[in-house]
Order: sequence, then C1' cells, then structure tokens
RNA sequence: UAGUUAUCAAGAAAGGUGGAGGGAAUAGACCCAAUGAAGCCUUAGCAACCCUUUGUUCCUUAUACAAAGAAGGUGCUAAAUUCUAUCCCAUAUUUUGGGGCAGAUAACAA
Repeated sequence: UAGUUAUCAAGAAAGGUGGAGGGAAUAGACCCAAUGAAGCCUUAGCAACCCUUUGUUCCUUAUACAAAGAAGGUGCUAAAUUCUAUCCCAUAUUUUGGGGCAGAUAACAA
C1' cells in the first nucleotide's frame, strides 16, 4: 500500500515544550485556538480489538457463547467519524430515518 471481517451517538486530561493554526480530503456550515492550535515529550486515565482467567458447549482440540479481569500489544482521551453534500432508497416536507461511499481503529491475510 490494496484486501477480508468487526466496531464507530458510550467512555477518558494534566504538565512540559512549541508558537499559529486545528477539527482526514473538496465545498458549505458550525466550532476549538494568544485564558496558547498542530506537532513532540512525560505522567495519568478510558475502553476492552488482540489478550488473561473461569464456566457452558464438544470424546478431545478448535470454534462459538457467557462472566470476570487489565499484566502485556495497539488504539483513544472537545463536539455522533462535529454536521451536510460530493451516492442510493423511504417520506408531502422535516428528521438524531435506513443503507452505501469515504474515513478511523483492531484482528487476519498478501
């Protein structure tokens, strides 16, 4: 880097450094930011994908399911993936509508 599967309205921030941007892309909206943005570092936390333990299932293993957990690998810690469009369907219109595309993360495989 392209692929497969799952999840994405919950949750969780302080300090240092830095010095003007940031909220993935394009357009629009709306926000955050000199009471200090992004990036980087430290510490803390959240969650439970991988993971650990136990139980059920099974001849056994594997798979699947349930409960508990958090040592380790990732990830995350403003706002729904901030919202809408760049697609389709439903609806008279509207909308926290349903799905898709795109994106993010994890696991797997090349």
Molecule: SAM riboswitch aptamer (S box leader)